Annotation
This is a predicted structure of a 72-nucleotide RNA (transfer RNA) from a Muribaculaceae bacterium. It matches the Rfam family "tRNA". By type it is a transfer RNA. The coordinates come from a structure-prediction model, not an experiment, and the mean pLDDT is 81. Taxonomically the source falls in Muribaculaceae (Bacteria, Pseudomonadati, Bacteroidota, Bacteroidia). RNAcentral holds the sequence, with entries from ENA.

RNA sequence: GGGGCAGAAGCUCAGAGGCAGAGCGCAGCCUUCGCAAGGCUGAGGACUCGGGUUCGACUCCCGUCUGCUCCA
Repeated sequence: GGGGCAGAAGCUCAGAGGCAGAGCGCAGCCUUCGCAAGGCUGAGGACUCGGGUUCGACUCCCGUCUGCUCCA
């Protein structure tokens, strides 16, 4: 220098045009003499960033940045 993959909740990841979700974690409640386990409820995210397409973009297109990887 060139190619590929991945960037989303505190962490690990689903979501591939129409409400942003799960597991774990966190908070409260129930249960217990107490803890753990279990159950119920809740908080928490402008989806790396900037443009474009579209009535509508996490999703499609272009660029950008970061990480991993392959080639030279």